[in-house]
RNA sequence: AUUAAUCUUUAGGGCAAGGUGCAAUUCCUUACCGGCGGUUUAGCCCGCGAGUCAGCCAUUAAUUUUAUGGCGGACAGACCUGGUGAGAUUCCAGGGCCGAUGGUGCCGUUUUAUACGGCGAAAGUCCAGAUGAGAAAAGAUUAAC
Numbered sequence: 001a002u003u004a005a006u007c008u009u010u011a012g013g014g015c016a017a018g019g020u021g022c023a024a025u026u027c028c029u030u031a032c033c034g035g036c037g038g039u040u041u042a043g044c045c046c047g048c049g050a051g052u053c054a055g056c057c058a059u060u061a062a063u064u065u066u067a068u069g070g071c072g073g074a075c076a077g078a079c080c081u082g083g084u085g086a087g088a089u090u091c092c093a094g095g096g097c098c099g100a101u102g103g104u105g106c107c108g109u110u111u112u113a114u115a116c117g118g119c120g121a122a123a124g125u126c127c128a129g130a131u132g133a134g135a136a137a138a139g140a141u142u143a144a145c
Base pairs, nucleotide, nucleotide: 002144003143004142005141006140007139008138009137010136017029018028019027031125032124033099034098035048036047037046038045043097044096051075052074053073055071056070057069058068059067079095080094081093082092083091101128102127103126105119106118107117108116109115
């Protein structure tokens, strides 16, 4: 140095200013943000991760449903032009585009806990699952060669 095993730590950012309105960090102008690996340095090239949905399997509580884990599947986003260069949809210049799931406000009646009725306003950035999980990164120990 390489390989294998075990363990430890780390591992996501963002609404400033104005407008409309009863109400918006959700709409409009505009501002701001960009996980991990690969590749000439990448949110939008190739792959991975988180999320949602249903299914199957195992364990668990329970009695037809709860919780946890595993497996594969489906859903879930986006880039062009010019320049430099051996090489860039990655750099420079210019102009674009994208962003899981759930939640959200007001009024009236009746009760103080809600119920009923009416109108309505929509989230990459707010709140929640999440003090979670995780692609992966760094390190330690042991063994083999």